[in-house]
């Protein structure tokens, strides 16, 4: 200097608008009550408008939460009951030797790893890691908007 990996899905939230529901207002029609009547109030239905309408549905984070999966890793140091080799002593045996066996002794070597199984590099469970991250304008989708997508972009350090 360059390349690769730096992940996926779901729950939820910051946030977002207005399809649907609800709410509010208005028009029209009707029920009931008051009234001489106009009219007023209440309830219901059709239509329209409103998201500087709290809400339900809905959308929603690379740099937010939680969970599952994927991927990668599981090492260093110390420690030797036993075993093997070395030194020395004692006993026994014999083919009589720095031979063999037993016991004791001196020194040295060997740790399969977190656990279990397997034995050509493995399998399963368990544990660990999954870092860092300032960021326009503009455009796009869905009904519409947004921290969604363009985008870990342009740019900056």
């Nucleotide at each position: 200097c360059a390349a690769a990996c730096g992940g996926a899905u779901a729950u939820c939230u910051a946030g977002g608008g207005u399809u649907c529901c609800g709410a509010u207002u208005c028009u029209g029609c009707g029920u009931u009550g008051u009234u001489c009547a106009u009219a007023c109030a209440u309830c219901g239905c059709u239509g329209a408008a409103u998201g500087a309408c709290u809400g339900g549905u809905c959308c929603a984070a690379g740099a937010g939460u939680u969970a599952u999966c994927a991927a990668c890793c599981c090492g260093g140091c110390c420690a030797a009951u036993c075993u093997u080799c070395c030194u020395a002593u004692a006993g026994a045996a014999c083919a009589a030797g720095c031979u063999u066996c037993u016991a004791u002794u001196u020194g040295a070597a060997u740790a399969u790893g977190u656990u279990g199984c397997a034995u050509u590099u493995g399998c399963a469970a368990g544990g660990g890691u999954u870092a860092c991250a300032c960021g326009g304008a503009g455009g796009g989708a869905c009904a519409a908007a947004a921290g969604c997508c363009c985008g870990g972009g342009a740019g900056g350090u």